[in-house]
RNA sequence: UUAAAACUUCAGGGCAGGGCGAAAUUCCCGACCGGUGGUAGAGUCCACGAGUUAUUUUUAUUUAUUUUUAAAAAUGACAUGAACUGGUGCAAUUCCAGUACCGAUAGUUAUAGUCUAGAUGGUAGAAGUGAAAA
Numbered sequence: 001u002u003a004a005a006a007c008u009u010c011a012g013g014g015c016a017g018g019g020c021g022a023a024a025u026u027c028c029c030g031a032c033c034g035g036u037g038g039u040a041g042a043g044u045c046c047a048c049g050a051g052u053u054a055u056u057u058u059u060a061u062u063u064a065u066u067u068u069u070a071a072a073a074a075u076g077a078c079a080u081g082a083a084c085u086g087g088u089g090c091a092a093u094u095c096c097a098g099u100a101c102c103g104a105u106a107g108u109u110a111u112a113g114u115c116u117a118g119a120u121g122g123u124a125g126a127a128g129u130g131a132a133a134a
Base pairs, nucleotide, nucleotide: 001134002133006129007128008127009126010125017029018028019027031114032113033103034102035048036047037046038045043101044100051078052077053076054075055074056073057072058071059070060069083099084098085097086096087095105117106116107115
């Protein structure tokens, strides 16, 4: 100097105001929000995360049994939205200007990106401790 194992902490925001109605933060007008890594700074580029599911292994549980149920880990499969124009510049679908567009599942006296729930959960990852070994 590079830096492994292991450990710790952190890791998602948002309907103001109004209309119709018996009923809507769900409809209508309007308002508001934008995870992580890459790259000229990105909700819309590239990649990843959240969802569902199968197999195997382990542990626990149950059973007369090779059965039942649950949890964890590993591996695999499925699903997965949306942007253009002009300007500056060596470089930007990322900046500036303008005009657009998008948003899981379940629930609901009425259809949800924003309410409630799974979730006091999980995770892409970020920061730190560590200091084997070379």
This is a predicted structure of a 134-nucleotide RNA (FMN riboswitch aptamer (RFN element)) from Leptotrichia shahii. The organism belongs to Leptotrichia, within Bacteria. The sequence is in RNAcentral, with records from Rfam. It matches the Rfam family "FMN riboswitch aptamer (RFN element)". Its family is annotated with FMN binding in the Gene Ontology. The model forms 96% of the base pairs in the Rfam consensus. The coordinates come from a structure-prediction model, not an experiment, and the mean pLDDT is 79.